[in-house]
RNA sequence: AGAGUUUGAUCCUGGCUCAGAACGAACGUUGGCGGCGUGGAUUAGGCAUGCAAGUCGAACGAGAAAGCUUUCUUCGGAAAGCAAGUAUAGUGGCGAACGGGUGAGUAACGGGUGGGAAACCUACCUUUAUGUGGGGAAUAACAUUCUUAACGGAGUGCUAAUACCGCAUAUUCCAGUAUAUCGCAUGGUUUACUGGGAAAGAUGGCCUCUUCUUGAAAGCUGUCGCAUAAAGAUGGUCCCGCUUCUCAUUAGCUAGUUGGUGGGGUAAAGGCUCACCAAGGCAACGAUGGGUAGCCGGCCUGAGAGGGUGGUCGGCCACACUGGGACUGAGAUACGGCCCAGACUCCUACGGGAGGCAGCAGUCGAGAGGCUUCGGCAAUGGGGGAAACCCUGACCGAGCGACGUCGCGUGGGUGAUGAAGAUUCUUGGAUCGUAAAACCCUGUCAGGUGGGAUGAAACCACAUUUGGUUAAUACCUGAGUGUAUUGACAGUACCAUCUAAAGAAGCUCCGGCUAACUUCGUGCCAGCAGCCGCGGUAAUACGAAGGGAGCAAGCGUUGUUCGGAAUCACUGGGCAUAAAGAGCUCGUAGGCGGCUCCGUAAGUCAGAGGUGAAAGACUGUGGCUCAACCAUAGAACUGCCUUUGAAACUACGGAGCUUGAGGCCGGGAGAGGAAAGUGGAAUUCCUGGAGUAGCGGUGAAAUGCGUAGAUAUUAGGAGGAACACCAGUGGCGAAGGCGACACUCUGGACCGGUUCUGACGCUGAGGAGCGAAAGCUAGGGGAGCAAACAGGAUUAGAUACCCUGGUAGUCCUAGCCCUAAACGAUGGGUACUAGGUGUGGGGGGAUCGACCCCUUCCGUGCCGCAGUUAACGCAUUAAGUACCCCGCCUGGGGAGUACGAUCGCAAGGUUGAAACUCAAAGGAAUUGACGGGGGCCCGCACAAGCGGUGGAGCAUGUGGUUUAAUUCGAUGCAACGCGAAGAACCUUACCGGGACUUGACAUCCAAGGGACAGGCGUAGAGAUACAUCCUCCCCUUCGGGUCCUUGGACAGGUGCUGCAUGGCUGUCGUCAGCUCGUGUCGUGAAAUGUUGGGUUAAGUCCCGCAACGAGCGCAACCCCUGUCCUUAGUUGCCAGCACGUAAUGGUGGGAACUCUAGGGAGACUGCCGGUGACAAACCGGAGGAAGGUGGGGAUGACGUCAAGUCAUCAUGGCCCUUACGUCCCGGGCUACACACGUGCUACAAUGGCUUGUACAAAGGGUUGCGAACCCGCGAGGGGGAGCCAAUCCCAAAAAGCAAGCCUCAGUUCGGAUUGUAGUCUGCAACUCGACUACAUGAAGUCGGAAUCGCUAGUAAUCGUGGAUCAGCAUGCCACGGUGAAUCCGUUCCCGGGCCUUGUACACACCGCCCGUCAAGUCAGCCGAAUUGGUUGCACCCGAAGUCGUUAAGCCAACCCGUAAGGGGGGCAGGCGCCGAAGGUGUGGCUGGUGAGGGGGACUAAGUCGUAACAAGGUA
Repeated sequence: AGAGUUUGAUCCUGGCUCAGAACGAACGUUGGCGGCGUGGAUUAGGCAUGCAAGUCGAACGAGAAAGCUUUCUUCGGAAAGCAAGUAUAGUGGCGAACGGGUGAGUAACGGGUGGGAAACCUACCUUUAUGUGGGGAAUAACAUUCUUAACGGAGUGCUAAUACCGCAUAUUCCAGUAUAUCGCAUGGUUUACUGGGAAAGAUGGCCUCUUCUUGAAAGCUGUCGCAUAAAGAUGGUCCCGCUUCUCAUUAGCUAGUUGGUGGGGUAAAGGCUCACCAAGGCAACGAUGGGUAGCCGGCCUGAGAGGGUGGUCGGCCACACUGGGACUGAGAUACGGCCCAGACUCCUACGGGAGGCAGCAGUCGAGAGGCUUCGGCAAUGGGGGAAACCCUGACCGAGCGACGUCGCGUGGGUGAUGAAGAUUCUUGGAUCGUAAAACCCUGUCAGGUGGGAUGAAACCACAUUUGGUUAAUACCUGAGUGUAUUGACAGUACCAUCUAAAGAAGCUCCGGCUAACUUCGUGCCAGCAGCCGCGGUAAUACGAAGGGAGCAAGCGUUGUUCGGAAUCACUGGGCAUAAAGAGCUCGUAGGCGGCUCCGUAAGUCAGAGGUGAAAGACUGUGGCUCAACCAUAGAACUGCCUUUGAAACUACGGAGCUUGAGGCCGGGAGAGGAAAGUGGAAUUCCUGGAGUAGCGGUGAAAUGCGUAGAUAUUAGGAGGAACACCAGUGGCGAAGGCGACACUCUGGACCGGUUCUGACGCUGAGGAGCGAAAGCUAGGGGAGCAAACAGGAUUAGAUACCCUGGUAGUCCUAGCCCUAAACGAUGGGUACUAGGUGUGGGGGGAUCGACCCCUUCCGUGCCGCAGUUAACGCAUUAAGUACCCCGCCUGGGGAGUACGAUCGCAAGGUUGAAACUCAAAGGAAUUGACGGGGGCCCGCACAAGCGGUGGAGCAUGUGGUUUAAUUCGAUGCAACGCGAAGAACCUUACCGGGACUUGACAUCCAAGGGACAGGCGUAGAGAUACAUCCUCCCCUUCGGGUCCUUGGACAGGUGCUGCAUGGCUGUCGUCAGCUCGUGUCGUGAAAUGUUGGGUUAAGUCCCGCAACGAGCGCAACCCCUGUCCUUAGUUGCCAGCACGUAAUGGUGGGAACUCUAGGGAGACUGCCGGUGACAAACCGGAGGAAGGUGGGGAUGACGUCAAGUCAUCAUGGCCCUUACGUCCCGGGCUACACACGUGCUACAAUGGCUUGUACAAAGGGUUGCGAACCCGCGAGGGGGAGCCAAUCCCAAAAAGCAAGCCUCAGUUCGGAUUGUAGUCUGCAACUCGACUACAUGAAGUCGGAAUCGCUAGUAAUCGUGGAUCAGCAUGCCACGGUGAAUCCGUUCCCGGGCCUUGUACACACCGCCCGUCAAGUCAGCCGAAUUGGUUGCACCCGAAGUCGUUAAGCCAACCCGUAAGGGGGGCAGGCGCCGAAGGUGUGGCUGGUGAGGGGGACUAAGUCGUAACAAGGUA
């Protein structure tokens, strides 16, 4: 520091996800040790048991027992002493308000921070000053009587105090009055006078003074107390500034409310409380209300700014079963106190009582989840005490938990037959791997034994030195020294020693991100997954194994937080098209604001001071062996406050200025607005004339109108609406919007003058106004147009598009509505930043001029530089550079929906979520593909023609069906007379049956053998089996080999996968295309080149050009054919010469010709003319056998179709192995209701039949072709000449030609089918061959929709040959004979090429994709009702308690009184105000359930259509 993921690829926007760190964690799995930390986050749920707050006898009264000793004894016991003034309860004092727990409540002066208290309190502690005199009356304990189940209670009697109560005295105390002085408003301080108000003793020592005299006491003295006052310290209370979560779908709240006066209350200011008076107070800078939450130091994260968090430790607050209340006290409204109410638990004798773990342990519950009912007061700290000491679940320690963190270990060295084993393998090997074993070494940790701390310094006691106090060397006390004492942890840390490598490694991951790869299993199954995504038979992604990577006593997972995320952007984002500028204007608050001068000092800046607790974090140093941890010092704490100064900037106050803004004067432009008038053209309607059969409408029609007279035509009239031409990216307006003409009223802008004011400005949350169309209300109006509606068409349907009609509406008046793609998809203002060119308005110069020119101002367009932008683009009218203000955005869907509020008559508008769901949704541009987009151009593509197919019969192939099997493959073009150039057996792969198992076939090894083969016979369907005969070998390099049998390795498979493959092939397409290097351009994908102008069959060539070159294709080179030349003439030829025949190159001969087959020539737009750009090229012509690639063939670019083929062959993987292999016989591949393809033959007279007769080419032939001749009607048979072929044979070519018959008929057409008889091949023609003869004589009379081939020696037609093959062709491949028609042309159909355009397609239109319906799942919404929570208001009842009042009942202290009694003061009780819980009623808010309703989301293959994307077929 980034990465993955939208696309075919690219850039951008944008979300999702990952890598990091952290945690009071939990879960899975594994687990050796130690240190330091940490551990109920959920039910502030309920709690058994024990402990957690006592102490003081030096405040006070009382006061045991066990036990021991002694004495007495009737042996039962009794008494005394010690125990002991101990235990114990009580009175009293102090403490219990600390310490410890928890976070429910609380959005608050609760917390933080800084101030204030002149408005306050403070026990214990410290300091100072003074005092501590003298009296009194009770009461608990105790004793006793009674009562109660218990807790407890009542009466009587006795007693003490540092308990209680008077009196005296008293200050700088309190109150009042006066005085002086000061301050900060209330006020503070000083002085004087008057009045008022205190106390308690306890315990040591001593004899200096006085009295009695061993010594005491009145006394003196010390210590601790007590009282008053002042001060300090500590702790608290109150007030204030700033700050402290979220919702505006919470906008208004408030009657003690805000203030005043007076009373009360408090430690104290204060509506804190009450009476009266006034009517205020808070709020958009967010009151009130709802939700959530203890706050902070800090902690986590982060570069920081921030964000999250508040557990442990520390500070503050709040709470103590829930609610209310006071008492005591210095302090509480009191966790381990009290009273009341409520809920719950327990006890009960049913009458009543008791209780409060959110203290430490522990228990139950709920929960994913958090410990011991431990030890000790040794240390630190706290309470009490004079002290010893006691108490202390605070605390210190130990225990449990890998919960976290830090450290250590599980060994180190040598060690290659690279062992065994495992995995893999191309079978050679490779890896685990120096890893192990083995040898040598060490001894951490754990274990055994032994030693053994620091933490402890003290208090206190004793001794001693010295200071203070004092009369004192006493006592007491301060400081010091010495002695003695105190350890829970713990026999722990640590140290030494002993044994033996011994007791100690796992977890996750290995497709990319992200370090790490193979095999097997599985087969869209099982499963994985953080995101992208893996898995459908070769999975580095699932499971296992081997190997590897990472971390390590842990490792992973889950959850949460921050980070990455600049993805809420202060630092540090955006808004034309990605989400985002409000429809527009005016304007309030607010924000911002021109130039000069003076002043102030709020902001700002600088210095100083205070504070910013400690801990933590950082830095240095130090202590535990290191580290974690701890100690110490520093810096820091970015903040707040006070104070001193500065005055540039902002602000504020004052004085000015003119350039911003506005006013004034003079001009001209304009569909700017409002109101009321006027006009002509046109449509429609009405009336009249004239006129006749149609009009109208459409792609074509029909509905409709018309003989009752339409349409067309003419004249007149009525009525409503809109204003042709002018008209222009022209004008005006803020936007919406505004268009005939003239008048009236009226707004704004612009230009010129530079005359006035003097910053008066800009923006603008709320607010107000305007705001197209449609729509609504009321009343008018209504010609045309026209939702709805009706009819006619179209269509599969057509609730549409088209047509004929037609109502609201459109128009006017008044009032609503308030939304639009209200768009420049671009808020307003100001300033700056190259130009060019139009146009509207104005100005200036010059001029006769309105021409023209110029500069500048305002508006409106286009092009374009810099700049900017993701790109497209924008570019002085910015989307550039800056400033100011406002609005808005934060992934897609759900959704502009729901609920709420508000506006509206309604329709609806404004505001505006969530659950859930997806990993994308999007912008711009690129390359393709596609379009019922465009342009250009080709092709038997259409058209023009000729002949077919589709109808018939048959042949053949396929589908389907059937079957034991009908083997398999090929399936749009590009499968279907295809693989198959030939299924009776064989072929053959299929089926049935019969057999074999190293096998029908190959190689090797081991053992054995001498044969194997062959002949014959028997059984059998055959394979095969048995018997018998013959033979006893052959080759040899002498090693052996061939052959047979047995056994083992292995063979074998037309079994699967063509979607694992090679090879081969089809197709687009013989279409003209497909690419590369370098350069250039673009952020990039890409582009350029290859586009453009011409031309071509062609990316063929020329020209131009940021391109220049090159490659694969095209063309040419190759073959056949067409002309000529040359060479050579046998089997071919025969002109001339000769011979011969009935005839024939038959013969001699010839080499001329034909022909054969070798070599050459020829054609290149070469020549001429024209066109063209002086080009390429095209057109015409000449010559030529051939003319513009002469005709044909071979030749098939990059690629596409997962095209075809595992059954030609080869081959990975999988599968079978007495069978999915092999052999044999028979059957099947030949089936047959039917459908399709390809063909043959026909339907006839351009024909059929009969007879005669003519002319080919190219092939084949020895297991062969087979002549002549003979036989047969014929197929054929006999025969065998000749021929291994330019020699012989197949072989007859046929159409043609000549002649005859047939005469339009199901025929002398047609030949299917069937019968009979034959021929041939072959072991064998039944299933199942071909042919022949005779007989039979079906359908068919030219073929619906549709569809195929062909452009010249072609179509059509005629025959011939060959491969395969024993036999079998209408198929296939070749050959020649005869031999046409048509091509105007490119509108249309199909296919293709190039350019361009649109795109939501990229599996690429056979694409994508929308909505209803049907099914399932899920989460919201509405919903009668029902059931909870919370809260407001009104009323009722009213506990405890404070306060007030009353008090006829009751009362020791003080006063009066001899006493009785009275007074003062108080109490019980009563009453009153307030008052918790409770009750009743009525509202608000928020949950649960809910018949039913409505939409939404998601879900491989459901239904209906086809709305959108191309002009998406109606943009």
Record summary
The RNA shown here (small-subunit ribosomal RNA) has 1515 nucleotides and comes from an uncultured prokaryote. It matches the Rfam family "Bacterial small subunit ribosomal RNA". Rfam links the family to the GO terms ribosome and structural constituent of ribosome.